[in-house]
């Protein structure tokens, strides 16, 4: 310097043709136990990296930027 993938809740990640944002696990309240684990119900937690255009409408299309991974030189 140039090519490609990547960026969503605390973690790991789903989310296909633009239309309500999700799942395990974790957290926290109940229920259950003598009490704990465990189990079962239920809750809370996202400015879906940023900025910016298309659209009535963008996590999702398009350029840019940062950040990370990998690949050529």
């Nucleotide at each position: 310097g140039c090519c490609u993938u990547c960026a969503u809740g605390g973690c790991u990640c789903a989310g296909u043709u633009g239309g309500c944002a999700g799942a395990g696990c974790g957290u926290c309240u109940g229920c259950c136990u003598a009490g704990u684990a465990a189990g079962c119900a239920g809750a809370a937690g996202g400015u879906c990296u940023u900025g910016a255009g298309u659209u009535c409408g963008a996590u999702u299309c398009u350029c840019a930027a940062u950040g990370a991974a990998g690949g050529c030189a």